Transfer RNA from Candidatus Woesebacteria bacterium RIFOXYB1_FULL_41_13, 72 nucleotides, folded computationally. Its Rfam family is "tRNA". The family's RNA type in Rfam is transfer RNA. The organism belongs to Candidatus Woeseibacteriota, within Bacteria. Model confidence (mean pLDDT): 82 of 100.
RNA sequence: GCGGCGGUAGUUCAGUGGUAGAAUGCUUCCUUGCCAAGGAAGAGGUCGAGGGUUCAAAUCCCUUCCGCCGCU
Numbered sequence: 001g002c003g004g005c006g007g008u009a010g011u012u013c014a015g016u017g018g019u020a021g022a023a024u025g026c027u028u029c030c031u032u033g034c035c036a037a038g039g040a041a042g043a044g045g046u047c048g049a050g051g052g053u054u055c056a057a058a059u060c061c062c063u064u065c066c067g068c069c070g071c072u
Base pairs, nucleotide, nucleotide: 001071002070003069004068005067006066007065010024011023012022013021018055026042027041028040029039030038048064049063050062051061052060
């Protein structure tokens, strides 16, 4: 330099055009003499960045940043 894959909640990941989710962690409450386990509720997201297409974009297209892998 070229190509491929990936970037979404604190963490690990789903979501392939129509209300952004799960697990885990965190907070509060219930249960217990205490802890653990269990139960209920809640907070937490500029979907890496910029632009385009569309009535509508995490999703499609272009550019770009970062990480991993391969080729030269």